[in-house]
A computed fold for a 1498-nucleotide RNA from uncultured Alistipes sp., annotated as small-subunit ribosomal RNA.
The coordinates come from a structure-prediction model, not an experiment, and the mean pLDDT is 83.

């Protein structure tokens, strides 16, 4: 940083789409390791289990528990005495009460549950964010200061005893302590009132002094003490909160009016504090187009992602703020709450129950169902940071620290490095040679990061204390082993090929791919890219300047309002003097931390984290500067406007008046017709039209003049003259002193068409009838003919209301015309110079995408307003406003398409123009179309009727000749390496009868006869052929001419096609090649930004016409014939000349170049003929031939033998023959050509036969000899009919070829004798030796010609011309065409899908309103009970969650039936529109009509 995609190409408008970067993701394929972070974005859905908030015995009185003191009991053993009875000593064990020491802690009290944790439903709000304010606050612990702590008193939990109750818990009675609880003393300070000052300041006021009255305090414990440590009170801080402001904070006007405590007051009242924060009175305020309300969405910020940047998106994670805690309500406690893990109460739902009644809230951490496309473990530990309680040990802490699981995302690393060429093997392709994969692989030869195994092992920890963790690290051995996938390869966008498939299966982000050769499907090889990850899909930014603040447009692509006047705003002249809002400039607060960015550190590196440093563009506040905005002051006149003199105008409104024509009326003339059309007919008219004369009546418009002239703000305005009356203009320059431009709304104006009430009504003419027209004609054309067109009043409010060009304002080369004023100069009205205001045309910078604007700007600036952001749905629908009503104004949305446009540009086309050509038409001559026959062709039929040709440019074509053969068809029999080709083995020479069977091909059979060429070591070996065998393989007239070659038709023998180079154009292109002239011709001259050159054209070639000249044999003959001779004549073939507009005249432009002479056989291209530009027709041909892919192989090949291509109700073409007297017969057979043919050939002469042919065979590979008679002519004859025309048909008998003439040849004689009497609509050839008419001959061919290609005979007519048809040519013009008019294209209607609009209604939803209930609770009130009092229970009452209940509004869903729309290869009906599109065509409007549209009027 582009890029693809509208087009036959180009530029532009423009819209769609890719290339990037992100993520709390997730889905497919795949998955080695470790660091760091993250992980219900959906159901503010319900939750089992645990576990998250306690701690204090140094605050109390208990209970317990141990250890202990003496004490009282108790008395064992022992020792002692001993009278043996006991006694003494002694002291265990137990018991008891009381102390003391540690230690539980269930209650009473303290502090803490208001933090720390989660969520984001509510919220559009002082909720947030940023910055102030509090003279309007409060603040536990903690710090600092000061002053205190005297003395009483009554309770009551624990307990104990008696009950209630399943539970939960809960009552009587006793009796007790405390830092628990309540009086009373004290008051340095403090509150409260009053009084008197003092001092500041921001308006209420704030500080602060003193007097007087009044109120309110404590609490102990520890310790042996020192002391600690808690208490009260005040005051300061500190930190933490409350309230208020300014700014700033999504969408929608299809939401424009909201509001009653709502706004303000003064007072109650109530709070930590202001405040209608609640009350009760008054007043009628407040809020809003700078967007109030209403509806919708939404938790806000640092940040975060993306961007060059402004921007745009975003709020997961981390920090901060707020709300919130299963929904709503409500206080209590406390320093703090209206309190997640506290209370009541109401309501959902969930559990217990004995049914009476109780219990509960994971939006804490795990974990669970559910929903979901989707998100972890019922883990260790408080070692470490924090937090709560305590003096303190220490206790708790799902904060947190760690661990776990997930490639969820960022960062690191590995999957291995060197050698290695037989370029292995496989695989893939292939022109069969090869080439790639590929040094890759094997193989040597090395390492050892990860993972793996052994050892050793921290720091984190200040003494002590490690959950992580035997973790990080570090060290050893040993082994290439255990570690690559994933998506692309048709452009965009790196990267091709084989198969296979055959608009199928399928791809696709956009253009797009497949209908038999798919680089786009699928597969496989090879590329490509990325990599433990790689596509997809969602979404956000980008790119998009495609919402243009930076940084966009509006003539014609989307886009100027119909057009004024004007409020708000938002712009605004010269100069001064002031102030500082904005602006610039310095300071200072403050923009938390993290993040981002610079620079440094530490983990091995990085990610990560840690320090510093910049930034955080921003708000506030202070000094400063005034130069531009801004305010203010005073001034000035150039903008603006008033005066005052003028002239011009279809400006406007109302009355009056004219003539000219149409029409009707009445009267006169006057007769049969008028009138209307491409032609006509409805029509009118002998009852007197129409024509014409007079007179008269009514409406309506106002020739000429008239002019891209005037006038108006646009729609608009046109006889004349009067009246108001508007506004531009010039000229002065007296006044006034920025008064001004714009204008959102608003407000009047607005063609025509329509509405509505009254006139009116001549002509026109929507609808409506009729006539034509036409398939049809609800139209175009005529004939009538109503509403309207007029008038007045009122509505309507649209027009392609157009300069497709808002309005003002300033500048920026000319030239020319008008229009209406003004100086000047002049004799002057002309002319001429000048300014001013308007109205046109060229035209230069310049500008545009061109076209095309250019001083009346679309140019170069200001400034305001309107619009406009793909095409279609749609100016629709729904809602609102307006309108009587038809509509109007405003105005989407799903769905749908990849274009939908402008501007030029080359074609190609027009029932467009303009020139020119052509037997194109015209003049002419003969025909085709009628008739029978011939041939071809469709159709039908058939077993076949074999295939191709199909407008001109298929149809007497392929086929220059189907009896068989040809032959592709059919029917039946056959053969399978084959009828034909090469290559192998093997035997044979080849070659060959005569005979059976069979249509026949074939098949058996037996062999008669023959015995070849090279080489040779004589054994044989080759060449070439023959048979048998096996496989490669022959071998198709079988598909595809839309896969091809090559050849051919056609336009067209038309003058055309293009190219270098130059110059023009952004470019496709364009010039050249146009234009003035001429030609048969882009043939030539001239001009010319074009100079050239090429392929055509023309000539060069054949042939004919003329002549000279060589050369004569079969040819001719001036020698009577022959023979021989000659070559002058015909003729034959070679080389030459001749014709060039070369000469005269004339016209042209001095030119090319016409016309007319003259010479000449021949004149203007002498006459014919081969020759055929770039192309177009997917034109023909695979059946001439060649070929690619496909198909078929005992058959779609091969052979045969018979059919068929030759059938025949028909329909067409093209020929030939007639229809007759310019004939037909019949004689003359006396004439007169030319070009070819000829050996398996042509045949002569004689001879038979009517005759066809037969017989004979002379002569001749041919200037010689045959075919070979030339026919038309001449003469004579019929005498206008179906015939002496005509000759099909059919009958009989012949003939010739052939193996064969049934089907199915061709010819001769005889008889037979059909339509046919010159041909409808139409339509064809031909312009001079042609048409026409006569004959002749050739290819093909055993025979078979009315075709075909040739030859000559005799031998016209016409052509004024280019209006018309048809083709072509060149220019130009229009196009919505380009597959090019046999194009495009519009609408109903019918068919399937799809969204959506109305709808009788049904259903839901949130919100707000009225009435009625009303729980807990604050107050208030009362309180007969209870208490000694304090004070409570109890009761009422206001508020009030929730329910109930009415009644509209809103919003969403569904709904029989309806309305349009859109989309869909091949329906139906027409044919609107694109060309003059066949009636120009569009726009409003109004009325009709299957449709598409006609028609009035602008």
């Nucleotide at each position: 940083a582009g890029a693809g995609u509208u087009u036959g190409a180009u530029c532009c408008u423009g819209g769609c789409u890719c290339a990037g970067g992100a993520u709390g993701a997730a889905c497919g394929c795949u998955g080695g390791c470790g660091g760091c972070g993250u992980g219900c974005u959906u159901a503010a859905c319900a939750c089992a289990u645990g576990c998250a908030a306690g701690u204090c015995g140094a605050a109390c009185g208990g209970a317990g528990a141990u250890a202990u003191u003496g004490c009282u009991u108790g008395g064992a053993a022992g020792c002692u005495u001993u009278u043996c009875g006991a006694g003494g000593u002694g002291a265990a064990a137990g018991a008891g009460a009381a102390g003391u020491a540690u230690c539980u802690u269930a209650g009473u009290g303290g502090c803490g549950g208001a933090c720390g944790g989660g969520u984001g439903a509510g919220u559009a709000a002082c909720g947030c964010g940023u910055g102030g304010g509090u003279a309007a606050c409060c603040u536990g612990c903690c710090u600092c200061a000061u002053a205190c702590a005297g003395g009483g008193g009554g309770a009551u939990a624990g307990c104990a005893u008696c009950g209630g109750g399943a539970a939960a818990c809960u009552g009587g009675u006793g009796g007790u302590a405390a830092a628990a609880c309540c009086g009373c003393a004290u008051a340095a300070g403090c509150g409260c009132a009053c009084g008197a000052g003092a001092a500041c300041g921001c308006a209420u006021g704030u500080u602060u002094u003193c007097g007087u009255g009044u109120g309110a305090a404590a609490a102990g414990g520890a310790g042996a003490a020192a002391u600690c440590u808690g208490g009260u009170a005040u005051g300061a801080g500190a930190u933490g909160g409350a309230c208020c402001c300014g700014c700033g904070u999504c969408u929608g006007a299809u939401u424009a009016g909201c509001u009653a405590g709502u706004u303000g007051g003064a007072g109650u009242g109530g709070u930590a504090a202001a405040a209608g924060c609640c009350c009760a009175c008054c007043a009628a305020g407040g809020c809003a187009g700078c967007g109030a309300u209403c509806a919708g969405u939404a938790g806000c910020c640092g940040g975060c992602c993306u961007g060059a940047g402004a921007g745009g998106g975003u709020g997961g994670a981390c920090g901060g703020c707020c709300a919130c805690a299963u929904u709503g309500g409500g206080a209590c406690u406390g320093a703090g709450a209206c309190a997640c893990g506290g209370c009541c109460c109401a309501a959902a739902c969930u559990c217990c129950u004995a049914c009476g009644g109780g219990a509960g809230g994971c939006a804490g951490c795990a974990g669970u169902g559910g929903g979901g496309a989707a998100u972890a473990u019922u883990g260790c530990a408080c070692a470490a940071u924090g937090g709560g309680g305590g003096a303190a040990a220490c206790c708790c802490u799902g904060a947190u620290g760690c661990a776990g699981c997930g490639a969820c995302g960022c960062c690191g690393c590995g999957u291995g490095a060197g050698u290695g060429a037989a370029g292995a093997a496989g695989u893939a392709c292939u022109u069969c040679g090869u080439u790639a994969u590929g040094u890759a692989a094997a193989g040597c030869u090395c390492u050892a990061u990860c993972a793996g195994c052994a050892g050793g092992g921290a720091a984190g920890a200040a003494a002590g204390u490690g959950a992580c963790g035997g973790u990080a690290c570090c060290u050893g051995a040993a082994a290439a082993a255990g570690a690559a996938g994933c998506u692309c390869c048709g452009g965009c966008u790196a990267a091709a090929u084989a198969c296979g498939u055959g608009c199928c299966a399928g791809c696709a982000g956009c253009c797009g791919c497949g209908g038999u050769a798919a680089u786009a499907c699928g597969u496989a090889u090879g590329g490509a890219g990325c990599a433990a990850g790689c596509g997809u899909u969602a979404u956000c930014c980008g790119g998009a300047u495609u919402u243009a603040c930076u940084g966009g447009g509006u003539g014609u692509a989307a886009a100027g309002g119909g057009a004024g006047c004007g409020u708000a705003g938002a712009c605004g002249g010269c100069a001064g003097c002031a102030c500082a809002a904005g602006u610039c400039u310095g300071g200072a607060g403050u923009g938390a931390a993290a993040u981002c960015c610079c620079g440094g550190g530490g983990c091995u590196u990085a990610a990560c984290c840690c320090c510093g440093g910049a930034a955080c563009u921003g708000c506030u506040u202070u000094g400063g500067a005034a130069a531009c905005u801004g305010u203010g002051c005073g001034g000035c006149u150039g903008g603006a406007g008033u005066g005052c003199a003028g002239g011009a105008g279809a400006g406007g409104u109302a009355a009056g008046c004219g003539g000219a024509a149409u029409u009707c009326c009445u009267a006169g003339u006057g007769u049969a017709g008028c009138g209307g059309u491409g032609a006509a007919a409805u029509g009118c008219g002998u009852a007197g039209a129409u024509a014409u004369u007079a007179g008269g009546a009514g409406g309506a418009a106002c020739a000429c003049c008239a002019g891209u002239g005037g006038c108006g703000a646009a729609g608009g305005c046109g006889g004349c003259c009067u009246a108001c009356u508007g506004g531009a203009c010039u000229g002065u320059a007296a006044c006034u002193g920025a008064c001004g431009g714009u204008g959102a709304g608003g407000c009047g104006c607005g063609a025509a068409a329509g509405c509505g009430u009254g006139g009116g009504g001549a002509g026109c003419a929507a609808a409506c009838a009729g006539g034509a027209u036409u398939a049809g004609a609800u139209a175009c054309c005529c004939u009538g003919g109503u509403a309207g067109u007029c008038c007045a009043c009122g509505c309507u409010g649209u027009a392609a209301a157009c300069g497709a060009u808002g309005a003002a304002u300033a500048c920026u080369a000319g030239g020319u015309g008008u229009g209406g004023g003004g100086g000047g100069a002049c004799u002057g009205a002309c002319c001429c110079c000048u300014u001013c205001c308007g109205u046109g045309c060229c035209g230069c910078a310049g500008c545009u995408a061109a076209c095309g604007c250019a001083a009346u700007a679309a140019g170069u600036a200001u400034c305001c307003c309107a619009c406009c952001u793909g095409g279609g749905g749609a100016g629709u629908a729904c809602g609102a406003c307006c309108g009587c009503a038809a509509g109007g104004u405003u105005g989407a949305a799903a769905c749908u398409c990849a274009a939908a446009g402008g501007a030029a540009u080359u074609g190609a086309c027009g029932g467009g123009g303009a020139c020119c050509c052509g037997c194109a038409c015209a003049a002419g001559c003969g025909g085709u179309g009628g008739a029978g026959c011939a041939u071809g062709u469709g159709g039908u039929u058939u077993a076949a009727u074999u295939c191709g040709a199909a407008g001109c440019a298929a149809c007497g074509c392929g086929a220059a000749g189907a009896a068989c053969c040809u032959u592709a068809c059919c029917a039946a029999g056959u053969c399978u390496u084959g009828a034909c080709a090469u290559c192998c083995u093997a035997c044979u020479a080849a070659c060959g009868a005569a005979g059976u069977a069979g249509a026949g091909a074939u098949a058996c059979a037996u062999u008669a006869g023959g015995u070849g060429c090279c080489c040779u070591u004589c054994g044989g070996g080759g060449a070439a052929a023959g048979u048998a065998g096996a496989g490669a393989c022959a071998g198709g007239u079988g598909g595809u001419g839309c896969a091809u070659g090559g050849u051919u038709g056609u336009c067209g023998u038309c003058a055309g096609c293009u190219c270098g180079u130059g110059u023009c154009g952004u470019g496709a292109g364009a010039u050249g090649u146009u234009g003035g002239g001429u030609u048969a011709a882009g043939u030539c001259c001239c001009g010319c930004a074009a100079c050239g050159a090429g392929c055509g054209c023309a000539a060069c070639c054949c042939u004919u016409a003329u002549u000279g000249u060589u050369a004569g044999u079969u040819g001719c003959u001036a020698c009577g014939c022959a023979a021989g001779a000659g070559c002058a004549c015909u003729c034959u073939a070679g080389c030459g000349a001749g014709a060039c507009u070369g000469c005269c005249g004339u016209u042209g432009a001095c030119a090319a170049a016409a016309c007319g002479g003259a010479g000449g056989a021949a004149g203007g291209c002498g006459g014919g003929g081969a020759c055929g530009a770039c192309g177009u027709c997917a034109a023909a041909u695979c059946a001439u031939c060649a070929u690619g892919c496909c198909c078929c192989u005992u058959a779609u090949g091969u052979c045969c033998u018979g059919g068929g291509c030759u059938a025949c109700a028909c329909a067409c073409g093209u020929a030939a023959u007639a229809c007759a007297a310019u004939g037909g017969c019949g004689g003359u057979c006396a004439a007169c050509a030319g070009a070819g043919g000829g050996a398996u050939g042509c045949a002569a002469a004689a001879c038979c036969g009517c005759g066809a042919g037969g017989u004979g065979g002379a002569g001749c590979g041919a200037a010689c000899c045959c075919c070979u008679a030339a026919a038309a002519g001449c003469c004579g004859u019929c005498c206008c009919a179906g015939u002496u025309c005509g000759g099909a048909u059919c009958g009989c008998a012949g003939g010739c070829u052939g193996c064969a003439a049934c089907c199915c040849g061709c010819c001769u004689g005889c008889g037979u004798g059909a339509a046919g009497u010159c041909g409808g609509a139409a339509u064809c050839g031909c312009u001079a030796g042609u048409a026409a008419u006569c004959g002749c001959g050739g290819a093909u061919c055993a025979g078979c010609a009315u075709g075909c290609c040739g030859c000559g005979g005799u031998g016209a007519a016409u052509a004024c011309g280019u209006u018309c048809c048809c083709g072509g040519g060149c220019c130009u013009u229009g196009u919505a065409c380009a597959c090019a008019c046999c194009g495009c294209c519009c609408g109903u209607c019918a068919a399937g899908c799809c969204a959506u609009g109305g709808a009788a209604g049904c259903c839901g939803g949130g919100g707000g309103u009225g009435c009625c209930u009303g729980a807990a609770g604050u107050g208030c009130g009362u309180g007969a009970c209870c208490g000694u009092a304090a004070g409570g229970a109890g009761c009422g009452c206001c508020c009030u969650a929730g329910g109930g209940u009415a009644a509209a509004a809103c919003c969403g869903g569904u709904g029989a039936c309806u309305g349009g729309g859109g989309c869909u290869a091949a329906g139906u009906c027409g044919u609107a529109a694109c060309a003059a599109g066949g009636u120009a065509g569009c726009c409003g409007u109004a009325c009709c009509g299957g449709a598409a549209g006609g028609u009035g009027c602008g």